[in-house]
Molecule: c-di-AMP riboswitch aptamer (ydaO/yuaA leader)
Organism: soil metagenome
RNA sequence: UGCCGAAUCCCUGGCACGAAGCCAAGGAACGGGGGAACCAAUCAGUUGGGGCGAACCGCUCAGCGUUGAGCGGGCCGCGGCUCUUUCCGCGGUAGUCCGUCAGCUAACCCCGCAGGCUGAUGAAAGAGG
Numbered sequence: 001u002g003c004c005g006a007a008u009c010c011c012u013g014g015c016a017c018g019a020a021g022c023c024a025a026g027g028a029a030c031g032g033g034g035g036a037a038c039c040a041a042u043c044a045g046u047u048g049g050g051g052c053g054a055a056c057c058g059c060u061c062a063g064c065g066u067u068g069a070g071c072g073g074g075c076c077g078c079g080g081c082u083c084u085u086u087c088c089g090c091g092g093u094a095g096u097c098c099g100u101c102a103g104c105u106a107a108c109c110c111c112g113c114a115g116g117c118u119g120a121u122g123a124a125a126g127a128g129g
Stems, first nucleotide, its partner, number of pairs: 002117003008028003012024004030112005039103001048101001049098004056073007074093006081128007
């Protein structure tokens, strides 16, 4: 100078001589969950089930299993003024939470507002600035 992500901004009080900083409370924006009617679901067995997130599916190989490595599809992100579309290039496809419990869901209720990066500086059209 920028990027992923909801994760930014404002204000009050206290500590501090003051500043920086720290602590506590509140608000706005943004994001998420629970929660009627109607609708959906409604049997038996096995496997419990559900949320956040792009992070899912299929095939092949190796493998005792766990798992790993490829290929394809889907989805997600980046390409430097911003947005939309197309092409091209590069990358990701993790992790984690609830705890036997939750379909949708008006009113209503509750919660988050972190953390991690510098890998990225292509083209065209349209509209803005």